[in-house]
Order: sequence, then C1' cells, then structure tokens
RNA sequence: UGUUCCGUAGCUCAGUGGUUAGAGCACUUGCCUCGCAAACGAGAGACCUGGGUUCGAUUCCCGGCAGAUCAG
Repeated sequence: UGUUCCGUAGCUCAGUGGUUAGAGCACUUGCCUCGCAAACGAGAGACCUGGGUUCGAUUCCCGGCAGAUCAG
C1' cells in the first nucleotide's frame, strides 16, 4: 500500500428499514441478615464518525477513523 471482515451498555454477545434497541455477567439500590454472601424486586447505563438513499436509517450505500486476517 492493497484484500477481506468487524465496530451496539463497563465486559461478552443478540437484534431489526418503523411506534420502548434486548440478554448474561458487572454496577447502584431495596428486601433479607447481628453482619456479609446468595436468592428475590427495582434502577442507571449503548448503536464509532461524516455524508447519501428513503416518508422514515442503529439497519442499506459511500468516505473517514480504530481493530483483526491475508498478500506485497
């Protein structure tokens, strides 16, 4: 430099062109307990970025950025 793939919560992953973006673990809190843990209840927390298509984009397309694989 080129090729291919990927980017969603603190972490690991789902998900879909539409009216609440979910799960597990983690975190906060309530309950329980002499206290802690576990169990149970509740809560906070996310679509990498800039454009385009579309009535509507996290989803489709293009560029950028970051990462991974392969080739030189």

A computed fold for a 72-nucleotide RNA from Callorhinchus milii, annotated as transfer RNA. Model confidence (mean pLDDT): 81 of 100. NCBI's taxonomy places the organism under Eukaryota, Deuterostomia, Craniata, Vertebrata, Callorhinchus.